A computed fold for a 346-nucleotide part of an RNA from a Gammaproteobacteria bacterium, annotated as small-subunit ribosomal RNA, central domain. Its mean pLDDT, the model's own confidence on a scale to 100, is 88. The sequence was found in a public genome assembly. It matches the Rfam family "Bacterial small subunit ribosomal RNA".
Context: one part of a larger RNA
C1' cells in the first nucleotide's frame, strides 16, 4: 500500500458554513460513455507455468502449448451507472397557522448581601485557628441604627428541566435578531447528504489601548506549622477578575463516541405540542433520561439518542521512548499557535 481499525489499548478534526471532488429519490423514452458478449489485430524474445526430450542426473539446455489479465479496430445487446429530454412526490425546502425556550445583540430597572464613607448609641475589645500569633482597636473598633457612595453576581423558583453548532446561557422588563417544533398539505420539483484547500465562530488564562474596581485573588509580604516549608492554614495584598475596542485561537474543547439517511423486541419517567373522550385515560409528533430483548463487544458496558444490521463521504491511527521536540515554513505585538521529522535507545 493493501488489509483492519478509532467510547477506555495508537487514532473522530473544538463547532459550524461551504468550493473543488465523492455519493445521490420513483417512472418513461432516446443515447450507448462505463459495463457486457462475438470476430479480427497486436501482446519481441527470453523469462514463469504445463508437457515432452537432450547432457549417466540435476543445475542447464531444447521443443511445443498455455500464458502474456492489455492496448487498437470492428459487429452486436442494453439490465445497471453515466448523458439527453420528459413526468412525478415519499426526500429537501417554501408558505400559512398555532407555539416553546436560561437562544443572541442593545437598552432601562429591582431587591438581599459584602465593602466603604457621614452621623446616632455604646464600651473593651475584634477577628482568626487544630491552637496560636501577625493584623484591626481608647485618635473609641467590633456590635447596632439611620441615609449615602460604588461594584460584582443574581438566593427562592431549580429539576437527568429547557435552549444553542460548538464554545456556552439564568432577577425583572422594552426593543431587535434567530432558532425550533406540532398541524394543514397549498406551492417548489430532487432543489440532497458529505466535504479537500478555505471561511465564521469558539471556556479560561495571556496581551494592547482607555475606562473601572465592591468581593474575591496568581506574585508578593507578614504570622504560623515544620528537621526544613520558597507549601497546606491564617492576617493582608499588586495584576487579574468587570467594562469598551483590537489580538490569541488553545482545554479532560468529553458522550473521551464525525456527519447524513434507512431498518431493527420491550417496560418506565419527563419537556413541548396534537388528536379521541364528560372524566380516569389512550393514542400520535419532535425531543431528554432510566431498565432492558436480540444483536454487538477483550471485558467494562452498549442497545431505536446504538458501540445492532447497511450504504455514503470526510478526518484520524500503524510499538515504547526520543518528542509534539529540532529544523524549515506560515499565524502572532508577545506568549506562543500550527504544521512536523531524525539520529539514538529499548
Nucleotide at each position: 500500500u493493501u488489509g483492519g481499525g478509532u467510547u477506555u489499548a495508537a487514532a473522530g478534526g473544538g463547532u459550524c458554513c461551504g468550493u473543488a471532488g465523492g455519493c445521490g429519490g420513483a417512472c418513461u423514452a432516446a443515447u450507448a460513455a462505463g459495463u457486457c458478449a462475438g470476430a479480427g489485430g497486436u501482446g519481441a524474445a527470453a523469462u514463469c507455468c504445463c508437457g515432452c526430450a537432450g547432457c549417466u542426473c540435476a543445475a542447464c539446455u531444447g521443443u511445443g502449448g498455455a500464458a502474456c489479465u492489455g492496448c487498437c479496430u470492428u459487429u452486436g445487446a442494453a439490465a445497471c451507472u453515466g448523458u439527453u429530454a420528459g413526468u412525478c412526490u415519499u426526500g429537501a425546502g417554501u408558505u400559512a397557522c398555532u407555539g416553546u425556550g436560561a437562544a443572541g445583540u442593545g437598552g432601562u430597572u429591582a431587591g438581599a448581601a459584602u465593602a466603604u464613607g457621614u452621623a446616632g448609641u455604646g464600651u473593651a475589645g475584634c477577628g482568626g485557628u487544630g491552637a496560636a500569633a501577625u493584623g484591626c482597636u481608647u485618635a473609641g473598633a467590633g456590635a447596632u441604627u439611620a441615609c449615602a457612595u460604588g461594584g460584582a453576581a443574581u438566593a427562592c423558583c431549580g429539576a437527568u428541566u429547557g435552549c444553542g453548532a460548538a464554545g456556552g446561557c439564568a432577577g425583572a422588563u422594552c426593543a431587535c435578531u434567530a432558532a425550533c417544533a406540532a398541524u394543514a398539505u397549498a406551492c417548489u420539483g430532487a432543489c440532497g447528504c458529505u466535504g479537500a484547500u478555505g471561511g465564521a465562530c469558539g471556556a479560561a488564562a495571556g496581551c494592547g489601548u482607555g475606562g473601572g474596581g465592591a468581593g474575591c485573588g496568581a506574585a508578593c509580604a507578614g504570622g504560623a506549622u515544620u528537621a526544613g516549608a520558597u507549601a497546606c492554614c491564617c492576617u493582608g495584598g499588586u495584576a487579574g477578575u468587570c467594562c469598551a475596542c483590537g489580538c490569541c485561537g488553545u482545554a479532560a474543547g468529553c458522550g473521551a463516541u464525525g456527519g447524513a439517511u434507512a431498518c431493527u423486541a420491550g417496560c418506565u419517567g419527563u419537556u413541548c405540542g396534537g388528536a379521541a373522550g364528560u372524566a380516569a385515560u389512550u393514542c400520535u409528533g419532535a425531543g431528554u433520561g432510566g431498565c432492558u430483548a436480540a444483536g454487538c463487544g477483550a471485558a467494562a458496558g452498549u442497545g431505536a439518542u446504538a458501540a445492532g444490521u447497511a450504504u455514503c463521504c470526510c478526518a484520524c491511527c500503524u510499538g515504547g521512548g526520543g518528542a509534539g521536540u529540532a529544523c524549515g515554513u506560515u499565524c502572532g505585538c508577545a506568549a506562543g499557535a500550527a504544521u512536523g521529522a531524525a539520529a539514538c535507545u529499548c
Lineage of the source: Bacteria > Pseudomonadati > Pseudomonadota > Gammaproteobacteria.